[in-house]
RNA sequence: GCGAGCGUAGCUCAACGGCAGAGCAUCGAGCUUAUACCUCGAGGGUUGAGGGUUCGAAUCCUUCCGCUCGCACAA
Numbered sequence: 001g002c003g004a005g006c007g008u009a010g011c012u013c014a015a016c017g018g019c020a021g022a023g024c025a026u027c028g029a030g031c032u033u034a035u036a037c038c039u040c041g042a043g044g045g046u047u048g049a050g051g052g053u054u055c056g057a058a059u060c061c062u063u064c065c066g067c068u069c070g071c072a073c074a075a
Base pairs, nucleotide, nucleotide: 001071002070003069004068005067006066007065010024011023012022013021018055026042027041028040029039030038048064049063050062051061052060
């Protein structure tokens, strides 16, 4: 340089173009002499950034950024 994939909660990941969710973690309550386990609940998101299409975009198109893989070139 060329091609492909990925980017969503603190972490790991879901989500037919139509209300952004789960597990773990965190916090609170219950339980316990206490802790842990277990049960119930709560908080936590400008869906990497800009633009476009659409009545409506995490999702489709486009540019950029970051990461990963493959190929090529040079030293």